[in-house]
This is a predicted structure of an 89-nucleotide RNA (c-di-GMP-I riboswitch aptamer).
RNA sequence: AAACGAUAAAGGCAAACCGCUUGAAAGGGUGGGGCGCAAAACUAACAGGCCUAAAGCUUGAAAAAAGCUAGGGUAGCUGGGUUGCCGAA
Numbered sequence: 001a002a003a004c005g006a007u008a009a010a011g012g013c014a015a016a017c018c019g020c021u022u023g024a025a026a027g028g029g030u031g032g033g034g035c036g037c038a039a040a041a042c043u044a045a046c047a048g049g050c051c052u053a054a055a056g057c058u059u060g061a062a063a064a065a066a067g068c069u070a071g072g073g074u075a076g077c078u079g080g081g082u083u084g085c086c087g088a089a
Base pairs, nucleotide, nucleotide: 004087005086012037013036017032018031019030020029021028022027035076041082042081043080046079047078048077049074050073051072056068057067058066059065
């Protein structure tokens, strides 16, 4: 330095659910909570997947309704990239 990852040490993060808040929604923020996590840190303008469909477009007599669509999300879905704590075998 690379790889690897303990029933190690010091610390860290925080799923479901609940309160408040934000958003059209998905989702986000915050407090409680703690399922889990060695990258559960960053990157969504690196690629794929998945979620949502306000605006837009199409159908429609229609301000009804339906369909399509991501510049909206998800990094705790996968792979890639960047950075990083500890050190038994």
Model confidence (mean pLDDT): 90 of 100. It was read from a public genome assembly, where an Rfam model found it.